[in-house]
Context: one part of a larger RNA
RNA sequence: ACGAACGCUGGCGGCAUGCCUAACACAUGCAAGUCGAACGGGAAGCGGGUUUCGGCCCGCGGAGAGUGGCGGACGGGUGAGUAACGCGUGGGAACCUGCCCGGUGGUAGGGAAUAACCGCGGGAAACUGCGGCUAAUACCCUAUGAGCCCCGAGGGGGAAAGAUUUAUCGCCAUCGGAGGGGCCCGCGUCGGAUUAGGUAGUUGGUGGGGUAACGGCCUACCAAGCCUGCGAUCCGUAGCUGGUCUGAGAGGAUGAUCAGCCACACUGGGACUGAGACAUGGCCCAGACUCCUACGGGAGGCAGCAGUGGGGAAUAUUGGACAAUGGGGGCAACCCUGAUCCAGCAAUGCCGCGUGAGUGAAGAAGGCCUUAGGGUUGUAAAGCUCUUUCAGCGGGGAGGAUGAUGACGCUACCCGCAGAAGAAGCCCCGGCUAACUCCGUGCCAGCAGCCGCGGUAAUACGGAGGGGGCUAGCGUUGUUC
Numbered sequence: 001a002c003g004a005a006c007g008c009u010g011g012c013g014g015c016a017u018g019c020c021u022a023a024c025a026c027a028u029g030c031a032a033g034u035c036g037a038a039c040g041g042g043a044a045g046c047g048g049g050u051u052u053c054g055g056c057c058c059g060c061g062g063a064g065a066g067u068g069g070c071g072g073a074c075g076g077g078u079g080a081g082u083a084a085c086g087c088g089u090g091g092g093a094a095c096c097u098g099c100c101c102g103g104u105g106g107u108a109g110g111g112a113a114u115a116a117c118c119g120c121g122g123g124a125a126a127c128u129g130c131g132g133c134u135a136a137u138a139c140c141c142u143a144u145g146a147g148c149c150c151c152g153a154g155g156g157g158g159a160a161a162g163a164u165u166u167a168u169c170g171c172c173a174u175c176g177g178a179g180g181g182g183c184c185c186g187c188g189u190c191g192g193a194u195u196a197g198g199u200a201g202u203u204g205g206u207g208g209g210g211u212a213a214c215g216g217c218c219u220a221c222c223a224a225g226c227c228u229g230c231g232a233u234c235c236g237u238a239g240c241u242g243g244u245c246u247g248a249g250a251g252g253a254u255g256a257u258c259a260g261c262c263a264c265a266c267u268g269g270g271a272c273u274g275a276g277a278c279a280u281g282g283c284c285c286a287g288a289c290u291c292c293u294a295c296g297g298g299a300g301g302c303a304g305c306a307g308u309g310g311g312g313a314a315u316a317u318u319g320g321a322c323a324a325u326g327g328g329g330g331c332a333a334c335c336c337u338g339a340u341c342c343a344g345c346a347a348u349g350c351c352g353c354g355u356g357a358g359u360g361a362a363g364a365a366g367g368c369c370u371u372a373g374g375g376u377u378g379u380a381a382a383g384c385u386c387u388u389u390c391a392g393c394g395g396g397g398a399g400g401a402u403g404a405u406g407a408c409g410c411u412a413c414c415c416g417c418a419g420a421a422g423a424a425g426c427c428c429c430g431g432c433u434a435a436c437u438c439c440g441u442g443c444c445a446g447c448a449g450c451c452g453c454g455g456u457a458a459u460a461c462g463g464a465g466g467g468g469g470c471u472a473g474c475g476u477u478g479u480u481c
Base pairs, nucleotide, nucleotide: 001479002478004477005476006475007474008473011353012352013351014350015349016348017346018345019311024309025308026307028306029305030304033070034069035068038067039066045060046059047058048057049056050055077264078263079262086189087188088187089186090185091184092183095181096180097179100177101176102175103174104173105172106171107170108142109141110140111139117132118131119130120129121128122127148157149156150155151154162169163168164167190236191235192234197227198226199225202224203223204222205221206220207219208218209217239261240260241259242258243254244253245252246251266287267286268285269284270283289300290299291298292297317343319342320341321340325339326337327336328335329334356386357385358384359383366377367376368375369374390422392417393416394415395414396413400408425470426469427468428467429466430451431450432449436465437464438463439462440461446453447452
């Protein structure tokens, strides 16, 4: 010094921190949606009309679902793996970039489908088949194309989407920017030589493929290289950094909280979509496990927030709110947000405060010691005179919110009331080391960090009185310097 634990004790507040172990398994709820100003359609309900009371028609209304768009690649968690261009730092060239900002130009004509819906089916379920209708900012074709791309004489290729409240929001092409990202390189980055050789896409070249892009990234052929005692390879351990702890520094140790980067998401593999993922609160396959089943087949993934079992010396609520900050969607109103802001629990840490103040005897009582005179506890108590922080009770009451909106919140803070009233412990006293006597015990019971104490006067064991130290803590254990 600590993300601590254990023992004894425990009044209040502020600010922090809180599974270090089983990347063990998880019941339940919530944690990513949103847009009707892209689109077709439209339930409930309300109003009106009509009726043979079954209903039918018109208008308003707009739920749930569906197509489509954007977001789900952020945010949040964890540290398993990784000794690596992973990280840190300094450079580099062959790249991409949705939304945002700036510039330039454009937004013409046409077409075919499909979900929803309707009908008929299959299935226990999950779900799914066939037929028919329909819309779009979904899909396709044609045109044009300054600029753009390809070969480069000339030629070839290639775009768009509309919506509404009529002012906007969009759409397409292209140039630039900002921010973000991919890639390459120098240097730095733990232990073991009781690991000395390692390597076949291996090292380089040529042609080709592939990628946003360079590259043995991949492939065919050719050459035989490449790394290594300045430690290759192998084995073990480990996320890295800003930092943190310690120290006069150099250094040593460490990498919780906060911040940056990386990796992972039951285990292993794979691609799809997309500006961006090899994504997992998306998909597919395999595996282990759990659950449902009508035995044909299906469902799941808390290392999100809470919570449960288990492991452990040990680590919290199945809380409130979107009020603020920020994020996603939307023109907006707004919706969503276990990010976040708050509250709850824990002396886990740091800091602050309190548990009263003054006066009060040559000194009560009691305790302890005693040479029996006295000494000490000790101004300590009582008594007297005061005060009221904190807690309690009553009242008022901000700021966080630029105009509105406050979960926190019975907030902070202020005023008033009552009454010393509700609030002290723990360790130690042989030396190191600050603090001594009596009794009990008798190498017993026990103590102990080291030296060592205890066998009949023990300042070392146990108790008491007294004393020392720290104080809402005090000791012990563990770990680091």
A computed fold for a 481-nucleotide part of an RNA from an uncultured bacterium, annotated as small-subunit ribosomal RNA, 5' domain. RNAcentral holds the full RNA, with entries from ENA, Greengenes and SILVA. Its mean pLDDT, the model's own confidence on a scale to 100, is 87.